[in-house]
RNA sequence: GUCGGUAUCGAUUAGGGGUUAAAUCACCUCGUUGUGGUGCGCUCAGCGUACGAAACCGAGGAGCCAGAGGUUCGAUUCCUCUUACCGACA
Numbered sequence: 001g002u003c004g005g006u007a008u009c010g011a012u013u014a015g016g017g018g019u020u021a022a023a024u025c026a027c028c029u030c031g032u033u034g035u036g037g038u039g040c041g042c043u044c045a046g047c048g049u050a051c052g053a054a055a056c057c058g059a060g061g062a063g064c065c066a067g068a069g070g071u072u073c074g075a076u077u078c079c080u081c082u083u084a085c086c087g088a089c090a
Base pairs, nucleotide, nucleotide: 001089002088003087004086005085006084007083010025011024012023013022018073027061028060029059030058031057037051038050039049040048041047042046066082067081068080069079070078
C1' cells in the first nucleotide's frame, strides 16, 4: 500500500430496517432473614430484648449503539468515508 473482519452500558454477549436496544456479572437503593458484633436486662456454659455489619434470597434503579455523511416515511441495523483493533497478501 491492497483486501477482509470487528466496534452495542464498567465487563462479556444478543439484537441485522418499525417506534420503551435485551440478558448475565459487576455497581447503587430498598426489603426479607438476623449465624458474627454492640447495648440493656436476667435466675448468667446460657437466655430474653433492642440495634444491626456481611452473605444468601427478593424487588427496584442507573448506565451503552466508535465518529461524520448518505439512502429511506423511518437507520444501532443498509451504503460511503474516517478512527481504533485483528488478520491475510504485497